[in-house]
C1' cells in the first nucleotide's frame, strides 16, 4: 500500500428498511428478624461525517480505532 471483518446500555451480545431486544451490573420497591437468594418496576444504547428513502442499527460513500490476510 491492497483486500476482508468488527464497532449497538457500565459489560457481553441479538436484530428481515417500519416501537432497539436479552443477560449480567446499577437503582427503587416487595419478600425476609437481618443478609443472601427470589419477585416486580425503573435507569442507561446505534464509533464519527454525509447520501438514498415517507422512514436507516440495517442500504451506499467517506473517515477513525481494533483484528485477520496479502504485498
Nucleotide at each position: 500500500g491492497c483486500g476482508g471483518g468488527a464497532u449497538u446500555a457500565g459489560u457481553a451480545u441479538a436484530g428481515u428498511g417500519g416501537u432497539a431486544g436479552u443477560a449480567c451490573u446499577c437503582g427503587a420497591c416487595c419478600c425476609u428478624u437481618c443478609c443472601a437468594a427470589g419477585g416486580u418496576c425503573g435507569c442507561a444504547g446505534g464509533g464519527c461525517c454525509g447520501g438514498u428513502u415517507c422512514a436507516a442499527g440495517u442500504c451506499c460513500g467517506g473517515u477513525a480505532u481494533c483484528c485477520c490476510g496479502c504485498u
The RNA shown here (transfer RNA) has 71 nucleotides and comes from Candidatus Berkelbacteria bacterium CG10_big_fil_rev_8_21_14_0_10_41_12. It matches the Rfam family "tRNA". The family's RNA type in Rfam is transfer RNA.